[in-house]
Molecule: FMN riboswitch aptamer (RFN element)
RNA sequence: CCUAAUCUUCGGGAGAGGGUGAAAGUCCCGACCGGCGGUCACAGCCCGUGAAUCUUCCUUGAGGUUACAAGGAGGACCGAAUCAGUGGAAUUCUGAUGCCGAUAGUUAUAGUCUAGAGGGGAGAAGAUUAAU
Numbered sequence: 001c002c003u004a005a006u007c008u009u010c011g012g013g014a015g016a017g018g019g020u021g022a023a024a025g026u027c028c029c030g031a032c033c034g035g036c037g038g039u040c041a042c043a044g045c046c047c048g049u050g051a052a053u054c055u056u057c058c059u060u061g062a063g064g065u066u067a068c069a070a071g072g073a074g075g076a077c078c079g080a081a082u083c084a085g086u087g088g089a090a091u092u093c094u095g096a097u098g099c100c101g102a103u104a105g106u107u108a109u110a111g112u113c114u115a116g117a118g119g120g121g122a123g124a125a126g127a128u129u130a131a132u
Base pairs, nucleotide, nucleotide: 003130004129005128006127007126008125009124010123017029018028019027031112032111033101034100035049036048037047038046044099045098053076054075055074056073057072058071059070060069061068081097082096083095084094085093103115104114105113
């Protein structure tokens, strides 16, 4: 240094101002935000991936046949970008103009408020041990 095992820590951001209204951070104008890994060069919208949602099986609990809760392992689903410039190389940089964003809740429709979540997690950093 590499590999393996175990452990520790870390690991998601954002509604200024105004309009309508009985009521909106949810509608309208406008504002703001961008997980993780990869990619010859820095990415919300290139490739992959996590959370969420739906679902199958297993275990446990309660229960009693239809269905519930928690945990584990799988599966499905999974949004959105173009043009010009620089360069050897960029859908990643610069300029311009666009677009996208789970579920449940709410006096009124939510990427931004509240809740599940003091959760989970892609992964990041480090420590120890073993072998080479």